[in-house]
RNA sequence: UUUUGAAAAAGGCAAAGCCAUCGAAAGAUGGCGGCGCAAAGUCACCGGUCUAACGGGCCCGGAGGGGGGCCCUACGACGGCGGGGCUGCCGGA
Numbered sequence: 001u002u003u004u005g006a007a008a009a010a011g012g013c014a015a016a017g018c019c020a021u022c023g024a025a026a027g028a029u030g031g032c033g034g035c036g037c038a039a040a041g042u043c044a045c046c047g048g049u050c051u052a053a054c055g056g057g058c059c060c061g062g063a064g065g066g067g068g069g070c071c072c073u074a075c076g077a078c079g080g081c082g083g084g085g086c087u088g089c090c091g092g093a
Base pairs, nucleotide, nucleotide: 002093003092004091005090012037013036017032018031019030020029021028022027035080041086042085043084045083046082047081048078049077050076055072056071057070058069059068060067
């Protein structure tokens, strides 16, 4: 440097659930927790997925300082969905 994760050591991260906070939501953050993870480190670059506040369209309702429903939409999210970029511990070859 390349490749690899069988056994091992030192450590690391933390799913579901519960509590608190934030958010319209998806979801996030912190605490407990520990299912798992060799990149479960990092970057929303490509694809995918989720949400739909704002905005747009249609409909219902029928006079209320203005309600309800459906559809579309990311500028909102998910890296523990796949790919890609960058970086990295230990061991083997």